Predicted 3D model of a 264-nucleotide part of an RNA (large-subunit ribosomal RNA, domain VI) from a fermentation metagenome.
Context: one part of a larger RNA
RNA sequence: CGUAGGAAAUUUGAAGGGAGCUGUCCUUAGUACGAGAGGACCGGGAUGGACACACCGCUGGUGCACCAGUUGGCCUGCCAAGGCCACAGCUGGGUAGCUACGUGUGGACGGGAUAAACGCUGAAAGCAUCUAAGCGUGAAGCCCCCCUUAAGAUGAGAUUUCCCAUUGUAUAACAAGUAAGAUCCCAUAUAGACUAUGUGGUUGAUAGGCUGGGUGUGGAAGUGCGGUAACGCAUGGAGCUGACCAGUACUAAUAGAUCGAGGA
Numbered sequence: 001c002g003u004a005g006g007a008a009a010u011u012u013g014a015a016g017g018g019a020g021c022u023g024u025c026c027u028u029a030g031u032a033c034g035a036g037a038g039g040a041c042c043g044g045g046a047u048g049g050a051c052a053c054a055c056c057g058c059u060g061g062u063g064c065a066c067c068a069g070u071u072g073g074c075c076u077g078c079c080a081a082g083g084c085c086a087c088a089g090c091u092g093g094g095u096a097g098c099u100a101c102g103u104g105u106g107g108a109c110g111g112g113a114u115a116a117a118c119g120c121u122g123a124a125a126g127c128a129u130c131u132a133a134g135c136g137u138g139a140a141g142c143c144c145c146c147c148u149u150a151a152g153a154u155g156a157g158a159u160u161u162c163c164c165a166u167u168g169u170a171u172a173a174c175a176a177g178u179a180a181g182a183u184c185c186c187a188u189a190u191a192g193a194c195u196a197u198g199u200g201g202u203u204g205a206u207a208g209g210c211u212g213g214g215u216g217u218g219g220a221a222g223u224g225c226g227g228u229a230a231c232g233c234a235u236g237g238a239g240c241u242g243a244c245c246a247g248u249a250c251u252a253a254u255a256g257a258u259c260g261a262g263g264a
Base pairs, nucleotide, nucleotide: 001152005163006162007161008160009159010158011157015149016148017147018146021049022048023047024046025045026044027043033038051106052105053104054103055102059100060099061098062097066093067092068091069090070089071086072085073084074083075082076081110144111143112142117137118136119135120134164263166176167175168174169173181259182258183257184256185201186200187199188198189197206252207251208250209248210247211246212245213244216240217239222235223234224233225232226231
């Protein structure tokens, strides 16, 4: 820009894309078959591999603004307690998120038309013949079924709901202010390179803060007690705790601006 008014939702599916794999074991059955050795088709069940998709409840990894320990040094006058530098100084753990080595799911079932092949009926050719007319069976393959994109499918589809018929002029037109609605702007995340998408903008829990909880760390500081001391014990599952879950307008989403039909 189009989809012959303007919007907001929900859809149909023309046409694309994805997927499509396979082992072993049990049973049928030591049956059919076979002198024996051996040893099935068909059917039923179980369990794997690789691959794909999804997820983080479990097991782990990571986790550079979480917690603790610790070495050397500088600083806060000193002790104690801390801050900083040394690869994040090093070490032990670890929330959210992201993840695999973790977990779940999938390939199916079924239908249609067929290939090779196997047939029925059957002439040409009194016989025979699956073929010439006609009709069947038949594959991991083809088309559906499954997942997914999808009406720019210009062949522009469908349904539901909302908005109305204003004003001016050179009146099949143009312009203006509006409606429903949308955007700018702002707070942002389940989104993200930007954009887009989603949630919100005071009639508000969108983010931060605060409060409570959770999680992690693992017993804070101060004080008291014991010990010559290093240190230990008690107060006390203590103190601290990013991203997690709630509550709460304390802070910031203020104020405002723009676009947007009149239906050939």
The coordinates come from a structure-prediction model, not an experiment, and the mean pLDDT is 89.